[in-house]
C1' cells in the first nucleotide's frame, strides 16, 4: 500500500438501541476491627472517553481524518 480489530481512571476492563451522575475490580488516602499485621468492612480520591473535525437538540456511542498497537493479506 490493502483490509480488520482495539485505543474509557495509575493498571485490567465494562458502557446495551445516541440521552439519565461516565462505571466496576485492582491499586492510592482515610476511618472501623486487631495486641500487632494480614483479611474483611465503611469512606474518599482518581477521567481533555487516543488527537482533530463534522452530523445532532444531545456524541465514549454515529461520520471522517489523523495517531499509536496487534493481527492477515500482497
Nucleotide at each position: 500500500g490493502g483490509g480488520g480489530c482495539g485505543u474509557u481512571a495509575g493498571c485490567u476492563c465494562a458502557g446495551c438501541u445516541g440521552g439519565u451522575c461516565a462505571g466496576a475490580g485492582c491499586a492510592g488516602g482515610g476511618g472501623a476491627c486487631u495486641c500487632a499485621u494480614a483479611a474483611u468492612c465503611c469512606u474518599c480520591c482518581g477521567g481533555u472517553c487516543g488527537c482533530g473535525g463534522g452530523u445532532u437538540c444531545a456524541a465514549g456511542u454515529c461520520c471522517c481524518g489523523c495517531a499509536c498497537g496487534c493481527c492477515c493479506c500482497a

A computed fold for a 74-nucleotide RNA from Streptomyces pathocidini, annotated as transfer RNA. The sequence was found in a public genome assembly. Rfam family: tRNA. Rfam classes the family as a transfer RNA. The prediction has a mean pLDDT of 82.